About this RNA: A computed fold for a 364-nucleotide RNA from a Deltaproteobacteria bacterium, annotated as Bacterial RNase P class A. The model forms 98% of the base pairs in the Rfam consensus. A source record names the gene rnpB. Its Rfam family is "Bacterial RNase P class A". It is annotated as a ribozyme. Model confidence (mean pLDDT): 78 of 100.

[in-house]
RNA sequence: CGAGUCGGCCGGGCAGCCGCUCCCGCCUCAGGGCGGGGGAGGAAAGUCCGGACUCCGUAGGGCAGGGUGGCCGUUAACGACGGCCCGCCGCGAGGCGGGGAAAGUGCAACAGAAAGCAGACCGCCGUCACCUCAGGGUGGCGGUAAGGGUGAAACGGUGAGGUAAGAGCUCACCAGGCUGGCCGGUAACGGCCGGUGCUUUGUAAACCCCACCCGGAGCAAGACCGAAUAGGGGGGCGGAUGGCCCGUCCCAGGCCCCCGGGUAGACGUCGCACGAGCCGGUGGGCAACCGCCGGCCCAGAUGAAUGGCUGCCACGGCCCGCUUGCCGGGCCGACAGAAUCCGGCUUACAGGCCGGCUCGCGCU
Numbered sequence: 001c002g003a004g005u006c007g008g009c010c011g012g013g014c015a016g017c018c019g020c021u022c023c024c025g026c027c028u029c030a031g032g033g034c035g036g037g038g039g040a041g042g043a044a045a046g047u048c049c050g051g052a053c054u055c056c057g058u059a060g061g062g063c064a065g066g067g068u069g070g071c072c073g074u075u076a077a078c079g080a081c082g083g084c085c086c087g088c089c090g091c092g093a094g095g096c097g098g099g100g101a102a103a104g105u106g107c108a109a110c111a112g113a114a115a116g117c118a119g120a121c122c123g124c125c126g127u128c129a130c131c132u133c134a135g136g137g138u139g140g141c142g143g144u145a146a147g148g149g150u151g152a153a154a155c156g157g158u159g160a161g162g163u164a165a166g167a168g169c170u171c172a173c174c175a176g177g178c179u180g181g182c183c184g185g186u187a188a189c190g191g192c193c194g195g196u197g198c199u200u201u202g203u204a205a206a207c208c209c210c211a212c213c214c215g216g217a218g219c220a221a222g223a224c225c226g227a228a229u230a231g232g233g234g235g236g237c238g239g240a241u242g243g244c245c246c247g248u249c250c251c252a253g254g255c256c257c258c259c260g261g262g263u264a265g266a267c268g269u270c271g272c273a274c275g276a277g278c279c280g281g282u283g284g285g286c287a288a289c290c291g292c293c294g295g296c297c298c299a300g301a302u303g304a305a306u307g308g309c310u311g312c313c314a315c316g317g318c319c320c321g322c323u324u325g326c327c328g329g330g331c332c333g334a335c336a337g338a339a340u341c342c343g344g345c346u347u348a349c350a351g352g353c354c355g356g357c358u359c360g361c362g363c364u
Base pairs, nucleotide, nucleotide: 001360002359003358004357005356006355007354008353009352010351012313013312014311015310016309017308018307020039021038022037023036024035025034026033027032041335045346046345048344049343050342051341052340053218054217055216056215060246061245062244063243065214066213067212068211069210070084071083072082073081074080085098086097087096088095089094099209100208104207105206106203107202108201121148122147123144124143125142126141127140128139129138130137131136156174157173158172159171160170161169175199176198177196178195179194180193181192182191183190184189222270223269224268225265232259233258234257235256236255237254238250239249240248241247277296278295279294280293281292282291283290284289315333316332317331318330319329320328321327322325
């Protein structure tokens, strides 16, 4: 310098004018005014996963259902994150994937003779019959998975022996599986020594099996204040645990439904903004993360605020001009946007900045 890979960050700045919303203080003719302060995001989004919080007549057992899936850790928890293990891809940095298919069942398009206790289409071999131009050919019966061909996939590979031709049929080596032992590691797993010809297709985001986890509903949760709930008629019955059963709990002066009567916030207050909080330093840990010290207070609407205009500057892109250059002018500038809160994941994003590492080439 070129090509690549992984990660982190920003996502306009300043000034003036006019507004919006919340809090505090003061004033007020009660309408408001003045002053000060706070006011969107890295995803506030999708609502996919996990939790906090709240309520549900306790939530306990079983069945059903759902979820997760290498090992160890981190965490409030997780399907997240970190480190490690194994397999595949890449020269490499690195990327992608992860229980069980040797328990059972199902399925495997097209092509192909045959697709799951394999399979004779061509070929090869044996035998019988017939023909023959004497080389062989045709047909029947049988053997054969070494060769050809089909396929995503055809039941280990190479060589030798063996045979009519062949075949783990036998042997040597290689690959894999199963199995016994030893060593290392917390473990996943790895290494070494031996036994066994055992060679067993794929698919579990098909059923299923194994291990572990899951009560339900959600801030319109829920709580408080204010208004009303007088009295009556009719009907039904046990009800709750929101999939089912058991169990548990409440109750007969009980509960539910309907008819009719009556009352009420121009929808009040809280929940609701101090929190698994943010910033800086420091210690432990490979890391995720955790501890300690100091500092800070940082949106809170509900017909739902967080905006608009102007000027200058900066960056990037496009166009135009001519005095072609550190030139002048014009236009455009991403995705989006709180609504109980938090931890993740995923998706969207104009443009820009920084860092680690890898490969190649050149120079010193």